Predicted 3D model of a 1677-nucleotide part of an RNA (large-subunit ribosomal RNA, half A) from Lacticaseibacillus hegangensis. The sequence was found in a public genome assembly. It matches the Rfam family "Bacterial large subunit ribosomal RNA". Model confidence (mean pLDDT): 84 of 100. NCBI's taxonomy places the organism under Bacteria, Bacilli, Lactobacillales, Lactobacillaceae, Lacticaseibacillus.
Context: one part of a larger RNA
RNA sequence: GGCGCACGGUGGAUGCCUUGGCACUAGGAGCCGAUGAAGGACGUGACUAACGACGAUAUGCUUCGGGGAGCUGUACGUAAGCUUUGAUCCGGAGAUUUCCGAAUGGGGGAACCCAGCCACCUUUGGUGGUUAUCAUUGAGUGAAUACAUAGCUUAAUGAAGGCAAACGCAGGGAACUGAAACAUCUAAGUACCUGCAGGAAGAGAAAGCAAUUGCGAUUCCCAUAGUAGCGGCGAGCGAAGUGGGAACAGCCCAAACCAAAGUGCUUGCACUUUGGGGUUGUAGGACCAAACAUUGGAGUUACCAAAGUGAGUGAUAGACGAAGUCAGUUGGAAAGCUGCGCGAGACAAGGUGAAAGCCCUGUAGUCAAAAUCGCUCACCCUCCGUUUGGGAUCCUGAGUACGGCGGAACACGUGAAAUUCCGUCGGAAUCCGGGUGGACCAUCACCCAAGGCUAAAUACUCCCUAGUGACCGAUAGUGAACCAGUACCGUGAGGGAAAGGUGAAAAGCACCCCGGAAGGGGAGUGAAAUAGUUCCUGAAACCGUGUGCCUACAAUUAGUUGGAGCCCGUUAAUGGGUGACAGCGUGCCUUUUGUAGAAUGAACCGGCGAGUUACGCUAGCAUGCGAGGUUAAGGUGAAAAGCCGGAGCCGCAGCGAAAGCGAGUCUGAAUAGGGCGACUAAGUAUGUUGGUGUAGACCCGAAACCAAGUGACCUACCCAUGACCAGGUUGAAGGUGUGGUAAAACGCACUGGAGGACCGAACCCGUGUAUGUUGAAAAAUGCUGGGAUGAGUUGUGGGUAGCGGUGAAAUUCCAAACGAACUUGGAGAUAGCUGGUUCUCUCCGAAAUAGCUUUAGGGCUAGCCUCGGAGGAUGGAUAUUGGAGGUAGAGCACUGUUUGGACUAGGGGCCCGUCAUGGGUUACUGAAUUCAGAUAAACUCCGAAUACCAAUUAUCUUACUCCGGGAGUCAGACGGUGAGCGAUAAGGUCCAUCGUCGAAAGGGGAACAGCCCAGAUCACCAGUUAAGGUCCCUAAAUUUAUGCUAAGUGGAAAAGGAUGUGGCGUUGCACAGACAACUAGGAUGUUGGCUCAGAAGCAGCCAUCAUUUAAAGAGUGCGUAAUAGCUCACUAGUCGAGUGACCCUGCGCCGAAAAUAUACCGGGGCUAAGCAUAAUACCGAAACUGUGGAUGCGUCCGUAAGGACGUGUGGUAGGAGAGCGUUCCAAGGGCGUUGAAGGUCGACCGUGAGGACGGCUGGAGCGCUUGGAAGUGAGAAUGCCGGCAUGAGUAGCGAAAGAUCGGUGAGAAUCCGAUCCACCGUAUGACUAAGGUUUUCUGGGGAAGGCUCGUCCUCCCAGAGUUAGUCGGGACCUAAGGCGAGGCCGAGAGGCGUAGUCGAUGGCAAACAGGUUGAGAUUCCUGUACUGAUCUAUUUUGUUUGACCGAUGGCGGGACGCAGGAGGUUAAGUCAAGCACACGGCUGGAAAUGUGUGUCCAAGCACUGAGUCUUGAAGCGAGUGAAAUGCUUACUUCUCUAAGGACAAGGUGUGAUGGGGAGCGAAAUUUAAGUAGCGAAGUGACUGAUAUCACACUGCCGAGAAAAGCGUCUAGGGAGAAAUAGAUCACCCGUACCGCAAACCGACACAGGUAGUCGAGGCGAGUAGCCUCAGGUGAGC
Repeated sequence: GGCGCACGGUGGAUGCCUUGGCACUAGGAGCCGAUGAAGGACGUGACUAACGACGAUAUGCUUCGGGGAGCUGUACGUAAGCUUUGAUCCGGAGAUUUCCGAAUGGGGGAACCCAGCCACCUUUGGUGGUUAUCAUUGAGUGAAUACAUAGCUUAAUGAAGGCAAACGCAGGGAACUGAAACAUCUAAGUACCUGCAGGAAGAGAAAGCAAUUGCGAUUCCCAUAGUAGCGGCGAGCGAAGUGGGAACAGCCCAAACCAAAGUGCUUGCACUUUGGGGUUGUAGGACCAAACAUUGGAGUUACCAAAGUGAGUGAUAGACGAAGUCAGUUGGAAAGCUGCGCGAGACAAGGUGAAAGCCCUGUAGUCAAAAUCGCUCACCCUCCGUUUGGGAUCCUGAGUACGGCGGAACACGUGAAAUUCCGUCGGAAUCCGGGUGGACCAUCACCCAAGGCUAAAUACUCCCUAGUGACCGAUAGUGAACCAGUACCGUGAGGGAAAGGUGAAAAGCACCCCGGAAGGGGAGUGAAAUAGUUCCUGAAACCGUGUGCCUACAAUUAGUUGGAGCCCGUUAAUGGGUGACAGCGUGCCUUUUGUAGAAUGAACCGGCGAGUUACGCUAGCAUGCGAGGUUAAGGUGAAAAGCCGGAGCCGCAGCGAAAGCGAGUCUGAAUAGGGCGACUAAGUAUGUUGGUGUAGACCCGAAACCAAGUGACCUACCCAUGACCAGGUUGAAGGUGUGGUAAAACGCACUGGAGGACCGAACCCGUGUAUGUUGAAAAAUGCUGGGAUGAGUUGUGGGUAGCGGUGAAAUUCCAAACGAACUUGGAGAUAGCUGGUUCUCUCCGAAAUAGCUUUAGGGCUAGCCUCGGAGGAUGGAUAUUGGAGGUAGAGCACUGUUUGGACUAGGGGCCCGUCAUGGGUUACUGAAUUCAGAUAAACUCCGAAUACCAAUUAUCUUACUCCGGGAGUCAGACGGUGAGCGAUAAGGUCCAUCGUCGAAAGGGGAACAGCCCAGAUCACCAGUUAAGGUCCCUAAAUUUAUGCUAAGUGGAAAAGGAUGUGGCGUUGCACAGACAACUAGGAUGUUGGCUCAGAAGCAGCCAUCAUUUAAAGAGUGCGUAAUAGCUCACUAGUCGAGUGACCCUGCGCCGAAAAUAUACCGGGGCUAAGCAUAAUACCGAAACUGUGGAUGCGUCCGUAAGGACGUGUGGUAGGAGAGCGUUCCAAGGGCGUUGAAGGUCGACCGUGAGGACGGCUGGAGCGCUUGGAAGUGAGAAUGCCGGCAUGAGUAGCGAAAGAUCGGUGAGAAUCCGAUCCACCGUAUGACUAAGGUUUUCUGGGGAAGGCUCGUCCUCCCAGAGUUAGUCGGGACCUAAGGCGAGGCCGAGAGGCGUAGUCGAUGGCAAACAGGUUGAGAUUCCUGUACUGAUCUAUUUUGUUUGACCGAUGGCGGGACGCAGGAGGUUAAGUCAAGCACACGGCUGGAAAUGUGUGUCCAAGCACUGAGUCUUGAAGCGAGUGAAAUGCUUACUUCUCUAAGGACAAGGUGUGAUGGGGAGCGAAAUUUAAGUAGCGAAGUGACUGAUAUCACACUGCCGAGAAAAGCGUCUAGGGAGAAAUAGAUCACCCGUACCGCAAACCGACACAGGUAGUCGAGGCGAGUAGCCUCAGGUGAGC
């Protein structure tokens, strides 16, 4: 280390439980609000953070009832109280009810700020009330404009806003989707937005529906009916009449006419108002006439308005309420068990220490209300309505009905389109009238529009009460059982969790021990502590401890089969654990032709997780009835069943397009024929199962589309108002001087200071590169870069919004995402696509083809499968017989192709020619003909084998056909054969045919879907074989016989090559001597001729003769410059037997090069253990046989159970059948504290899913049988949730310097102190805005957070801390912009905008210095001031001869750009032999011209002041919507260039006899004490700002806010006013702390980002750079 066992930890499954949900039933209720709602904020308690309750009368107050002993909420603690003089508690009615919110006095960033008026009071103030807008009505007042009106003021009344995410009506109104595309259409008038309601709404009392009978408002249900119809006549949409039910209810005006009042005035008419009258279609009414009598109906819902009394009943608290606490027993506990009783109009339910009729609460039943409210009845009261006749006249709803055009709604898509509505243009009739009946007309019938009201039956449920469930039981059920719409995320709209259980009772562990604590060990409680506070049970993954067996030469989908040894001892059995060694053996799922696949998915475990439901249709089965079957809505009833209910549906009759006829009918002239029917008749209702349609329809999954909202805190652009840019350089225009010119031009010098100018910091940007890439950082860092007075950068506040904005333009940006943001909804969009789809067994068992398809990975029909029914030999194979055919082959007779020859017309060349139409000739060409030879898928004079069609009989075999339900399959693969394409390539492709795989295991082929053998029902330690094998691995022959091979051929390959070797054969030469070898010759003409410099056999060309010979080429090679030389052919000799050439064939050889390692026999190895032929034996499979069992089907026997015989039982998609288990329900009958469920272990049973039994744990519920109902079975969905592994003690610990000593402490690298060292120093210092919101300070703590540690902290607990007339904001002003009375516009919502009112980033505006705390200071204190008020005193002045104040009016002013240069001054700094103080140590020396430090002060008041700017006065006109002495200005007169005036930093004095000050320095034992206290000097010079004078000046072009404060003028007010001194008063909010950062924005204690101010010294131009002050820091390993 492996397996097993035992015991733990972790974890939270399972079981049990339920306070919470879900779905309904019955009744109630269906609104609240200016008398201030809903919803909130903030408070209220002795201690109080939260929830609940309440509201400054605050955990409650008053009163009326109930109730009767304890109480002060959740919440169990302490304290303090209340209560029989009746508390707490419950109910009715009241009081109080802060602030916000319609929010309503104005404003506003909700819970805040700021007001006016009136009254009262205890008068610097308090209390109470009131003050919004709009509409209506009344009154008053009242413009232009006379009356009047608009307007204004005022009073009364009303409205508003919320919600219940439901239901209703109305105004607008999508898209995805479906149509397999899409446009009409559909989805759908749906979603959504908006307006307005009500408890319901809407509709509603016929200008209706019908059809020759008639009905009689509306609404809703059932049927009619998926009918009539509409419809790219596609997808789809889809009535009505009528019948059956629920519920029922009818009325009122306008008009005619009459009367009264009023108005007009045309004086007899018109109009207005009120009252009467009157309300309809067989017309009615008015009117006229006549009768007069009342019957009737209704009521506080309509008609039609409204009050009271009494009774009853109900609601809102309650009361009474039977019978065992009897005995025994087990137990911690009795309600269990045993025994004996009792009640019941009560045995519903819950509780009580387990399971209770009789213990408790209750239940049945019977009662009860001071107060408020509902309903019913009665009375009183009130109201309405009602006669007849006549037919002259009048009335009976007008820009209406209707028509044209354009639309919409009606089931009805413009259609022949009636009917209804809208827009627009036209436009009637008047009872002798009008409308409708699906164009229209006629006839007939029905009805009376253009006014209005109307309950019930119907829809819904935020809410209250009582109940119910074959609903859930903590991953379920609401998102939420728990302090949940919470925590958390997001700018926002919006999104949105997890989390239940001690015990009967806290009896929640006193006390002791270890430990700093946490924690643990004892003791104790308890039935139990392995029930000890996330505590019932306590599974698995995962992590351990102990132990039995095994394990260190071994190669491993880890199992299985065999098996020795060792250990143990059982549900007692063929026992269990382990397993040396050996054989065989490449996971699961999905998708595929095919996966161990290196194709997909899963880390592991647990829980959850997918064919359901409704309504139709269809088939099977079951049941009832049957020529009939059956009800629907509804009624009754207990939410059931049953009964009633016959409307309706299906069937009993068909045919036809239909009228129609009918066992027939249609066609037809027909009586014919033919078609479809009848003869031959079974349905229907319900249940259930299979399938299908419509619905999301098995589950998960898009990218997208549309609607309504939310976003410009990022970013783009714009608007308003502010801010910023060290330093250096260059030197434009212009000017001045001078030269020059007639004058100019022009030149030079100086001046000047322009510029999308130059260099370069801050600042902005981001060129290149490196790093980083699970980062320090979801875009940065280092180095290097670009711009840096401009089209510059930046703050604050605003604007523009998705069918859009914005864009110096890149498809850029619009909150880390943009070719169309985000959020929610339509919505479960759609997905011919991918993935997943959960228990068992049995029977059968495919396809990957055809046709069609915007079709090719989809579908439909057919083919092939299955199940049921029917038929009953109709199926298949072989043989025989008979057929049709045109393939293989063959052939060339046809059609083409084609070689050679013969013959030859014609053509070409040449020649002759009288140039004729002639002739000759020809290595040219050549049709036709002919001979010979070929060739073809689209040639055939021919022509098989198979296959195919049929028939008879025979043999073998087992199918076959039809009807109906259900499928799956339409990607196929390889192998053999025959073709096409391709290259007679492909593991290629496409057909035909057969086989196998697919869907098939077993044996062989080394391994190896498709090859060979063979088809697995199960068991067996039986036998026989197939393919293939028999030397070893490895079962079986080292078998037999005859050959071959020498190459390891066997055990990879071609053209080609070779005297490898075996065999058959043909043909030369050969004893007259072959072949080979050796010896010898190989000559002459001649150097053949030519050519050549030469060419002599042998460069080349031509010729290639002859002679001598046994033989010898005018030469086969080598060779030479050419010769020469050496050879060969050829000949002779020696030798002495075979020797050459060639054809066919068996087995071999060469040809033969690849990458990690042999690697082309499976290996060893083999000369057979190779190859060929033959023979015998053996091995060899899940084949066959044997023995035993299971099961399907068939036959037979049997009543059945069952038995016998025969035969079958591989299987994917798929069909069919039979079962197991889970949860719940009903009935029956049981178990359980003497121990249920669940958990865990075990060697038992069953063919399987599964089922018992026993031990331990557990501590209260649970089985069984028979039926029923389903949220009913998981291993896979990159599934969801939780837990826990691996990687791994690995990466990392986020820019940077610490060391030593001391202290504290249980513990120190990290905390504190000291010393030294180091870092920043235009910052890493100081201030401040935003933002944060207590992080500040003190004391304590150390679980978690802190990337280590920790005694420490920005962490946790407790306490404390922020002080303002002058600072910032408000009580002042306005900008951009917002809101916006009236107003204008718009379907609505709403948009714009005047008066106004808000709105700083701007304007205005009164305090300084020092000190002080643990933490605050321009705020407190000290000192010295100022602003505005009030009062007192004094003085002055005024009181109509007018002091003074003074507009919401007039005017001024406030009031404004940029750049540049020069000057003044100050801040600040430096220096000094000035002054003062301290030190004067070390070292060789120095008391010195040494070293170090310090050498200062505000506002205010007074004086002064560099400088800058500047005419003023008077008169008389005009304007200034009133007035003016003000302002502007015309004219006239006077005055003036320097006085006066205005502004202004600064300085001096004072403030200051003060403060501060280096330094010295106590007490307090030590100390956070350099504290309290004391306290010197305080001069001069220089440098010098970006500060200030001051946008003052100069220049320039882009020409540079508004309003108030303020001044003045009048209008007006007016009796007091002013100065000085003193006293008094002065509201609200902010104020701590961080603030370039550990506190803000970046998920972090994050190398990033963050506006403004100050910012010292040396070197230096400089805020660059380097080093240092003050100050800060040493970076959390």